[in-house]
């Protein structure tokens, strides 16, 4: 440099045009306990890498850029 893949809560990670954007771990509170752990119940936390475009409607499709990974040179 070229090609491909990926980029969603603190971490991991679902979501292939119409949802209040899953779930797990972690975090906070309660119950339980002598105190913890475990278990049970509840809660907070992301508008989706950035900028455009298409569409009545975009995390989902298209373009550019950025970042990471892989391959080739």
């Nucleotide at each position: 440099g070229u090609g491909c893949u990926u980029g969603u809560a603190g971490u991991c990670g679902a979501g292939a045009g119409g949802a209040u954007a899953a779930g797990a771990c972690g975090c906070c509170g309660g119950c339980c306990u002598c105190c913890g752990a475990a278990g049970c119940c509840g809660g907070a936390a992301a508008g989706c890498g950035c900028g455009g475009g298409u569409u009545c409607g975009a995390a989902u499709c298209c373009c550019g850029c950025c970042a990471a990974g892989c391959a080739c040179g």